[in-house]
RNA sequence: AGAGUUUGAUCCUGGCUCAGGAUGAACGCUGGCGGUCUGCUUAACACAUGCAAGUCGAACGGUGAACCCUCGGGUUCAUAGUGGCGGACGGGUGAGUAACACGUGAGAAUCUGCCUCCAGGUCGGGGACAACAGUGGGAAACUGCUGCUAAUACCCGAUGUGCCCAAGGGUGAAAGAUUAAUUGCCUGGAGAUGAGCUCGCGUCCGAUUAGCUAGUUGGUAGAGUAAAAGCCUACCAAGGCUCCGAUCGGUAGCUGGUCUGAGAGGAUGAGCAGUCACACUGGGACUGAGACACGGCCCAGACUCCUACGGGAGGCAGCAGUGGGGAAUUUUCCGCAAUGGGCGAAAGCCUGACGGAGCAAGACCGCGUGCGGGAGGAAGGUCUAUUGAUUGUAAACCGCUUUUGAUAGGGAAGAAGAUCUGACGGUACCUAUCGAAUCAGCAUCGGCUAACUCCGUGCCAGCAGCCGCGGUAAUACGGAGGAUGCAAGCGUUAUCCGGACUGAUUGGGUGUAAAGCAUCUGUAGGCGGUUUUGGAAGUCUACGGUUAAAUCCCAGAGCUUAACUUUGGUUCAGCCGUAGAGUACUUCAAAGCUUGAGUAUGGUAGGGGUAGAGGGAACUUCUCGUGGAGCGGUGAAAUGCACAGAGAUGAGAAGGAACACCAGUGGCGAAAGCGCUCUACUGGGCCAUGACUGACGCUGAGAGAUGACAGCUGAGGGAGCGAAUAGGAUUAGAUACCCUAGUAGUCUCAGCCGUAAACGAUGGAUACUAGAUGUUGCCACAAGCAGUGUCGAAGCUAACGCGUUAAGUAUCCCACCUGGGGAGUACGUACGCAAGUAUGAAACUCAAAGGAAUUGACGGGAAUUGACACAAGUGGUGGAUUAUGUGGUUUAAUUUGAUGCAACGCGGAGAACCUUACCAGGGAUUGACAUGGUGAGAAUCUUUCCGAAAGGGAAGAGUGCCCUUUGGGGAACUCACACACAGGUGGUGCAUGGCUGUCGUCAGCUCGUGCCGUGAGGUGUUUGGUUAAGUCCAAUAACGAGCGCAACCCUUGUUCGCUGUUAAAUGUCUGCGAAGACUGCCAGUGUAAACUGGAGGAAGGAAAGGAUGACGUCAAGUCAGCAUGCCCCUUACGUCCUGGGCUACACACGUACUACAAUGCUUCGGACAAAGGGUUGCGAGCUAGCGAUAGCAAGCUAAUCCCGUAAACCGAGGCUCAGUUCAGAUUGCAGGCUGCAACUCGCCUGCAUGAAGGAGGAAUCGCUAGUAAUCCCAGGUCAGCAUACUGGGGUGAAUACGUUCCCGGGCCUUGUACACACCGCCCGUCACACCAUGGGAGUUGGCCACGCCCGAAGUCGUUACUCCAACCGCUUGCGGAGGAGGAUGCCGAAGGCAGGGCUGAUGACUGGGGUGAAGUCGUAACAAGGUA
Repeated sequence: AGAGUUUGAUCCUGGCUCAGGAUGAACGCUGGCGGUCUGCUUAACACAUGCAAGUCGAACGGUGAACCCUCGGGUUCAUAGUGGCGGACGGGUGAGUAACACGUGAGAAUCUGCCUCCAGGUCGGGGACAACAGUGGGAAACUGCUGCUAAUACCCGAUGUGCCCAAGGGUGAAAGAUUAAUUGCCUGGAGAUGAGCUCGCGUCCGAUUAGCUAGUUGGUAGAGUAAAAGCCUACCAAGGCUCCGAUCGGUAGCUGGUCUGAGAGGAUGAGCAGUCACACUGGGACUGAGACACGGCCCAGACUCCUACGGGAGGCAGCAGUGGGGAAUUUUCCGCAAUGGGCGAAAGCCUGACGGAGCAAGACCGCGUGCGGGAGGAAGGUCUAUUGAUUGUAAACCGCUUUUGAUAGGGAAGAAGAUCUGACGGUACCUAUCGAAUCAGCAUCGGCUAACUCCGUGCCAGCAGCCGCGGUAAUACGGAGGAUGCAAGCGUUAUCCGGACUGAUUGGGUGUAAAGCAUCUGUAGGCGGUUUUGGAAGUCUACGGUUAAAUCCCAGAGCUUAACUUUGGUUCAGCCGUAGAGUACUUCAAAGCUUGAGUAUGGUAGGGGUAGAGGGAACUUCUCGUGGAGCGGUGAAAUGCACAGAGAUGAGAAGGAACACCAGUGGCGAAAGCGCUCUACUGGGCCAUGACUGACGCUGAGAGAUGACAGCUGAGGGAGCGAAUAGGAUUAGAUACCCUAGUAGUCUCAGCCGUAAACGAUGGAUACUAGAUGUUGCCACAAGCAGUGUCGAAGCUAACGCGUUAAGUAUCCCACCUGGGGAGUACGUACGCAAGUAUGAAACUCAAAGGAAUUGACGGGAAUUGACACAAGUGGUGGAUUAUGUGGUUUAAUUUGAUGCAACGCGGAGAACCUUACCAGGGAUUGACAUGGUGAGAAUCUUUCCGAAAGGGAAGAGUGCCCUUUGGGGAACUCACACACAGGUGGUGCAUGGCUGUCGUCAGCUCGUGCCGUGAGGUGUUUGGUUAAGUCCAAUAACGAGCGCAACCCUUGUUCGCUGUUAAAUGUCUGCGAAGACUGCCAGUGUAAACUGGAGGAAGGAAAGGAUGACGUCAAGUCAGCAUGCCCCUUACGUCCUGGGCUACACACGUACUACAAUGCUUCGGACAAAGGGUUGCGAGCUAGCGAUAGCAAGCUAAUCCCGUAAACCGAGGCUCAGUUCAGAUUGCAGGCUGCAACUCGCCUGCAUGAAGGAGGAAUCGCUAGUAAUCCCAGGUCAGCAUACUGGGGUGAAUACGUUCCCGGGCCUUGUACACACCGCCCGUCACACCAUGGGAGUUGGCCACGCCCGAAGUCGUUACUCCAACCGCUUGCGGAGGAGGAUGCCGAAGGCAGGGCUGAUGACUGGGGUGAAGUCGUAACAAGGUA
């Protein structure tokens, strides 16, 4: 510090995700040790049991025990009670609280036990009550009555510095004890500590919470408090808070700090520390220095327990512990040895504070599980090209060490304080002995991200943080081997910060990506020209106070190190105060200035606004005339109008709306908007002058005004147009586009609505930053100023583009944005008559959505160009019969591949058996074929039996070649045996090689360097000509080059030389080699390339034809030609044999043959080729046969012989337009040939038979010259089989104006939401499933405030009732003062009643939304998307 992910690729915007750190964590797998920490985040849920606050006999009376005893007593110990001090500390928790609660800094009207210091005092009296004794009540808790008694308990008096005061006076204290040295007690003052109170500032979210408040705000007088105060009461006044966010709702203890971050910030508040609040829930006071009191009291409520049913007891959010909840959090431990606290004079007692131990890898830190040597690189595992590689010096083996471990011995510091005192603990630590001995896992390995192979699986099982893997070769799933990372841990999950400049102060944006309010006026607020003077608030400097300690950081120290502990120290910054500096800036006050702003005067342009008046053209309707058949409308029609007279035309009348030409990126207005002419009223702008005011300015949250169209209300109006609607068309449908009609509306007045792609998709103001060129206004011209356009500099921008009219450079103010969808939806609120508008979420869901530009592809976009593409011609196909191929059907099998062009007379250059891959049946199993081992035999040939054959059995003949030491060995072949293996036309052409088709013989496809662009890319290759051509020329930020084009190659055409020839030959012919054609020459045009015409020439502009096929496309075709990976079969999916099938046949299609006839058919006669083939062959000739053919047979291994008569054609005769003397299918009979074999299933001959067919619908194919058409010939395949295929020659046309259109192609341009690329993409309803959510008659909870009722405890007040030791008076029994009780008044918790607000759950039914497999219907959008 970044990375992955939108695209074919690119740049940008933008979200999602990852790598880091952290945690009071949890879960999974695993687990050796030690140190230091931490440990109910959930139910402030309920709690059994034990402990957590007592102490003092030196305050007091009593009681008990022990000891001593001089029996008088004494000493010691213990203690229930009275009394004192302490139970307000320490410990726990975070429910409540948005508050002076906390933090920080100030302040005044206060109190303060114990402690310290100072001053003074401590005198004299009195009456009780517990304990105790007696006697009662009660189950218990507890308690009544009578009597006795002490005090540092209580009361009175004296004194008194003090306090109050109207200055006269009033008031007002004490306690003793003991070891005789102390310690208590009282009063006053001071200090320290602690506490109470007030104020400034800071302290979460929500405006879909905008108004709140009656003790409320203030005053007076009282009450009250330690103390100020509406703190409380009475009266008076009507105030107080609030958009700088009151009130209300939600959430939350606050802080030092902690985590993260470069920082600014963000998140957080466990442990430690400060503070607050709470103690079962609510209320209340008492005591006290201090409480409204965790282990105190009273009352109410809920809950639990005891009960004799009458009544009582309780409060773990103390330490342990239990149940419950939960993903989840420990021992009912030891000790007061240390530190600290309470009491005490002290000893001491108490202390679950605390010190320790235990449990937990929960966290951090440290250590170990050995170290060195050791290659036959062992075995085993894994992989493999089977050679090897890897695990791997790893192991074994040899040597060494002992941290840790085991055993034994020694053994602390922590103790202050001379002795004594240690829970931890026989712990840490030290020493000796033993022995490598006791000790490694977890995750990952497609990219991000370090680390790769095999097997299994086969869109299954599964993985996944994001992108995404898995459909038979998965580095992504599961296992294994190996590797990588970390390590007593490793991963996962959750949460926070970071990355994220993704809320932007540092540090973002708003033309098109999300985002400028529709426009203006203006309030608060923010900001503000220039000069002088003064102040000194901001600003700056110095000093003082404070910001606790701990923490962080720096430098040290102590535990062996570290974590940990500890000593010392610095800075920034906040708040408060004091003193200053300097007027530089901002600010405040005062006085000025004129440039900003405004006013005035004079000009000037204008569809600026409102109202009134007038005008003509057009249109429609009506009336009358003329006239007589259609009009109208469309792509074409129809509905409609019309003989009851339309349309057309002439005249007249009426009506409403809009204002042609001028008219212009021209004008005006804030925008919406404004267009015939005239008049009235009225707003604003610009220019000039520089007279006046003197900063009066800019922006503008709320607020107000204006605001197109459509729509709404009322009253009018209504010509044309025209939602809805009706009809006619179109269509598969057509609730549309087109047509005929036509209602609201459009118009006017009054009112509402308040929205638009209200757009320059660009808020307003000011200043600055090159120009060029149109146009409007002021202006005599020029200059200038103010507008309105185009192009462009710098600069900006992701690019497109903007560019003095900024999207540049700056300042000020406002508005708005923060991924897509859900959604501008729901709820709430406001406005509105309604329609609706404004404000405006969430659940859920996706990993994108988007902008600009690039390259392609595509378009029912545009331009251009070539092509048998069309057109002009010519002959066909499609109709018939037959042949052949295919589909389909059938079958035991009808083997299989090829399927638009580019499959279909294709693989098949030839299926009777074979071929043959298919089917049925019959066989054998190392095999029909190859290599290797052992043994035997040469091989081979003949005959015979069974069998359909394969196959099986039998008999016979017969030995070769090479070497030799004669024993034998070797090569080749056959047989037998066993195993490796053979074999497969089985699968996958979507695993492949090779080959091929196609676009297309189309002219294209690229590269190097340079240049342009952030980049993908572009340029070159575009443009203008020209060409068959990216062929060439010219221009040109390009210059060159490559693969293609052309040429080089073959054939034909002309000539020459040589050669050959099978009787000869100058010729023809065969072969070889040359020449020839290059726009070379002439004329014209043109810059040129080139084109047009001509000459010569056999041939003229590529002379004609062939071969030759760029980069690539189609996962095109072929595993069945061959080769080949993987998978599959192995007595069978291999192999052999016989027979069958590939030849089937209702039908459909393709390709051909032959015809339909007279340009013909038939009979007779006659003429002219080329190119091929031939010894298992071609076969002359002769003979036989009507013929196919047969018999005999010459010649030829071919320029010699043969196939071999070419046919169309020419001449003559016949036929005369008919299903024929056309056509020949089909069928019958008789023959021939090949072949083991023509039944399924060959070809040919003769005779007989004589079907369809009379020129072929829609549609469709070939061909531009020796071509089409037509006519024969030959060859390959092949035993035989040709209407097919490949070649050969003969005869031999017509037409092309031309490029509008159809198909496909090239190039340029344009649009695009396509890139699997239009066979693309994509929208909505409906149907089904699931999910979240709104409404909903209601139902049921929670919270809150208010009103009323009742009213506990208790303070305060009242009291005429009852009672009373201290003090006073006195008549001695009463009275007074005072107190207690009771009663009563105000307040008052819980409770009850009623209405209300907020919020949750649920609810028949219902609304839309989202997501799902390949559902249904259409085709709305993207191209002019077929109606932009």